RNAcentral holds the sequence, with entries from Rfam. Predicted 3D model of a 101-nucleotide RNA (Glycine riboswitch aptamer) from Pseudonocardia endophytica. Rfam family: Glycine riboswitch aptamer. About the family: This family represents the bacterial glycine riboswitch.
[in-house]
C1' cells in the first nucleotide's frame, strides 16, 4: 500500500398467508329494514425471511457431561385485500476494525 473476514450506515430489490364468519360504529338513505363502503373488536383458520425457542452429526473430551447450524422445525411474538409499515437474504457505495501478501 493492503485482500479475505467482522461490525454500523446510505440507497436498491425482497416472499409467504382469508379481506371467511359475528357483533358494533361512522356515513348516506330511510317510517323501517335491507344492501354495498370505510374503521374497530372477537371467533376460526393460515403463514414465516425481523426476533423468540428447539435439535443432528462431525468436532471437543482418555471416557461420560456440557458445547454443537440453518431461509429445518415449533409457531410465543408478528404478520394474512391493496396501500403503508416491517422483512432473513443479495448487491453496490461509505465509514471502522482486521490483516494475508
Nucleotide at each position: 500500500c493492503g485482500a479475505a473476514c467482522c461490525c454500523g450506515a446510505g440507497c436498491g430489490g425482497g416472499a409467504g398467508a382469508g379481506u371467511c364468519c359475528c357483533a358494533g360504529c361512522g356515513g348516506a338513505g330511510c317510517a323501517g329494514c335491507a344492501c354495498g363502503c370505510g374503521c374497530c373488536g372477537g371467533g376460526c383458520g393460515c403463514c414465516g425471511a425481523a426476533g423468540g425457542a428447539g435439535c443432528a452429526a462431525a468436532c471437543c473430551c482418555u471416557u461420560c457431561c456440557c458445547g454443537g447450524a440453518a431461509u429445518c422445525u415449533c409457531u410465543c411474538a408478528g404478520g394474512c385485500a391493496c396501500c403503508c409499515a416491517g422483512g432473513a437474504c443479495c448487491g453496490c457505495u461509505c465509514g471502522g476494525g482486521g490483516a494475508a501478501g